The RNA shown here (transfer RNA) has 74 nucleotides and comes from a Clostridia bacterium. It matches the Rfam family "tRNA". Gene Ontology term of the family: triplet codon-amino acid adaptor activity. By type it is a transfer RNA. NCBI's taxonomy places the organism under Bacteria, Bacillati, Bacillota, Clostridia. Its mean pLDDT, the model's own confidence on a scale to 100, is 81.

RNA sequence: GGGGUUUUAGCUCAGCUGGUUAGAGUAUCACGUUGACAUCGUGAGGGUCGAUGGUUCGAGUCCAUUAAACCCCA
Numbered sequence: 001g002g003g004g005u006u007u008u009a010g011c012u013c014a015g016c017u018g019g020u021u022a023g024a025g026u027a028u029c030a031c032g033u034u035g036a037c038a039u040c041g042u043g044a045g046g047g048u049c050g051a052u053g054g055u056u057c058g059a060g061u062c063c064a065u066u067a068a069a070c071c072c073c074a
Base pairs, nucleotide, nucleotide: 001073002072003071004070005069006068007067010026011025012024013023019057028044029043030042031041032040050066051065052064053063054062
């Protein structure tokens, strides 16, 4: 220098052919259960989907530019 994969909650990850309010597990907090702790049950908080711009009635999803991590080629 060329090519590919990934980037979504604190962490690990789903999210289909663009469409209703962006989800799960785990963690945290509260409540219930216990003599107490753990386990378990219920609930809550936590996100501008890496960044910027564009297409569209509508974008996590499509397009352009760009950043970071990893891999391959030279």